[in-house]
About this RNA: Small-subunit ribosomal RNA, central domain from a metagenome, 349 nucleotides, folded computationally. The coordinates come from a structure-prediction model, not an experiment, and the mean pLDDT is 83. Rfam family: Bacterial small subunit ribosomal RNA. Gene Ontology terms of the family: structural constituent of ribosome and ribosome.
Context: one part of a larger RNA
This record gives sequence, structure tokens and C1' cells, in this order.
RNA sequence: CUGGGCUUAAAGGGUUCGUAGGCUGCUUGUUAAGACGGGUGUGAAAUCCCUCGUCUCAACCGAGGAAUUGCGCUCGAAACUGGCGAGCUGGAGUAAGAUAGAGGUGAGCGGAACUGAUGGUGGAGCGGUGAAAUGCGUUGAUAUCAUCAGGAACACCGGUUGCGAAAGCGGCUCACUGGGUCUUUACUGACGCUGAGGAACGAAAGCUAGGGGAGCAACGGGAUUAGAUACCCCGGUAGUCCUAGCUGUAAACGAUGAGCACUGGGCUGAGCGGACCUCCACAUCCGCCCGGCCGUAGCGAAAGCGUUAAGUGCUCCGCCUGGGGAGUAUGGUCGCAAGGCUGAAACUC
Repeated sequence: CUGGGCUUAAAGGGUUCGUAGGCUGCUUGUUAAGACGGGUGUGAAAUCCCUCGUCUCAACCGAGGAAUUGCGCUCGAAACUGGCGAGCUGGAGUAAGAUAGAGGUGAGCGGAACUGAUGGUGGAGCGGUGAAAUGCGUUGAUAUCAUCAGGAACACCGGUUGCGAAAGCGGCUCACUGGGUCUUUACUGACGCUGAGGAACGAAAGCUAGGGGAGCAACGGGAUUAGAUACCCCGGUAGUCCUAGCUGUAAACGAUGAGCACUGGGCUGAGCGGACCUCCACAUCCGCCCGGCCGUAGCGAAAGCGUUAAGUGCUCCGCCUGGGGAGUAUGGUCGCAAGGCUGAAACUC
């Protein structure tokens, strides 16, 4: 390479958009590049294969044929792929109406708790633990009341809930704004799918500059303990928060790439619509879309998956090829750095 694979054995890129490329609905006309058929030229000889011949046989050798799966020219056909032309509406999109939502950005507001400050009441403890101690407290603590300040997070509702491409998103209000779903079918008429490179987004931690700093807490000290790198107490820079930029990684997980089609059911939640009901509401039934549970066939090494497939097929991309060495060395490239991406070999089992 062929072949086989990627939930858990090695293996799905963190996610999306999108360039090249690959693939691509239905009908019809034309062309004849691909593909197909006929003819013809060429495809050296030797070798291989077949049939003979000849050295007594065989090998060897000689003769004839076949083959040489290829290429050129020419003729034909027009189903398929491609090119060109015309059309269609089911894919895709647009429009109109309706609708759910922690989708995003910015601004404003709110209450509980916490900490601190000031003042009042009060007067000896408080705090903490398995038990204590450090600590705080007559310069009046803890407790309690009032007022003020500050920062961060939003109890209950809250849910196998909802939204988002993923990361992620949760107090309330307003402004701006993205996407989805349903119904009507009015419009466009294949405008589609995937996507190497590329671009954008991307938790936490970390970095740069400026702000902010209540609580938590790396760390240090005290205590406990056999020890105590902890639980408890005290102090406490960074960080956590905001603004602007960088980093670009995660068990970035459904450990399951995206899209399309097909293949028994049962139960259930969210959104929308329709039917039934004289109307409305409820109930019931039906359709579309999203989220779950259980299971048929089938698949699977099993666990399990099972119309949200890990079933049956097609298209495109990414990735794997024994363990260690090693995500190391080296080179390249990106980064302020930390480091990221790409990524071996010797050797060894």
C1' cells in the first nucleotide's frame, strides 16, 4: 500500500464560519471530454504460456501461435459522468403572521447575608473543638438595636427544565441585538453538503497595564497530633471582581465529527398548530420541532446502543497502527513569559 478500525481496547479535531478540493435533486435538448463497442496501426527480440520439432530422454535449443491487459488514428452508439442550453419544485433559502427561552451586549435598580465604622442598651465572657489552646474582651468584646459604607454572589421559584455552535448562560427593569420553532403556503429556482489550508469564538488557572478588594484563600505563625504539609484560631501579598489586551489549553465528555435517507413499538416533559366539542376552556386524538426513560429487529468482545443508533446505506473531513523512551529531543512557528502547535530516533520489553 491493500485491508481493518476510532463510546470504554490505539484512534473524532474544543466549537463554528468558510477558501481550494471532493460529492451533489427531477425533466428535456444538444455535445461527445470521460467511460463503452467495432476496425486499423503500433506495442523490438529474448523471457512467460500453448502446439510441434530436434540433441536416445530431460534441461538446453529451434519453429509456429497466443499473449503483450498499453498507446495513437478512425467509425459507431448516447444509457451513465462531464460541458453547454431550456425548464421544474420535493432539497436550500426569502417573505408574512404567531410564539417559547438563565442566548448575547450595555445601563440602571433591589433585598438577604457578610465585613467594617459610628452611636445606644448591657456588663463578662466570647469564640472554637473530639477535647483544648493561640486569638478577641472592663481602652467594654460576644449579644442586641439604629444609622452609614463597601465588595462579591443572586436563597426560594429550580425541574432527567429552557437557551446557545461549543466554551457557557440564573435577582429585577429598560435599550440594542443573534438564533430557533409553528402556520400559510406567496416568492427565488439546486442557490446544496462537507471542508485541507485559513479566520473567528473558546472554562479555569496564568501574564501585562490601570482600577477595586467584603468574603474565600496560596503562604506564614499558633494549637492539635506519634506525625498534622489538614480539620480549629490569628495575620495575610497574589488571585478571585471591573476595564483594555495577551494566552489558546481541559476528563473542552455523549470519552460518540458534520450532513442526508431508510428501519416495529410503549411511556414522558417543553414549544407551536390542527381536528372533535354550537362557541370558549378542559379532556381526547393528530401533525411538526426539541429534551428524556424503556425496549423490537439489528449491531456489539461485552457493558450496552437501539428513529437523539453504537442499526442499514451514501458524501466529505479529522484521526489510529504494540508498551516504554515521549508529547521528550531537534528544527520550524506562535507567545511578554509560562508555555502552545507541529513532532522523531537510538535503546529496551